[in-house]
RNA sequence: GCAGGAGUAACUCAAGGGGAGAGUGCCUGAUUGAAGAUCAGGAAUAAUGCAGGUUCGAGUCCUGUCUCCUGCA
Numbered sequence: 001g002c003a004g005g006a007g008u009a010a011c012u013c014a015a016g017g018g019g020a021g022a023g024u025g026c027c028u029g030a031u032u033g034a035a036g037a038u039c040a041g042g043a044a045u046a047a048u049g050c051a052g053g054u055u056c057g058a059g060u061c062c063u064g065u066c067u068c069c070u071g072c073a
Stems, first nucleotide, its partner, number of pairs: 001072007010024004018056001026042005049065005
C1' cells in the first nucleotide's frame, strides 16, 4: 500500500430499513454461622467510533475518515 472483518450500556453480545434489547456486573432483601450459589426487587434509567449522503424513516444501505484484528505484498 491492497483486501476482508470488527467498533452499540461498566463488560460480553443481540437487533436481517419501521417503538435500541439481553446476559453479566452494581444496590437492597430472602436464604447461610459467614460467604458463594440460588430466588425476589431496584438503580443507572445508561449506549450505536466520527462526518456526510440516500430514504417518509438508518445501528442496518452508500461515500469519506479514525482505531483494532486477520491475510497479501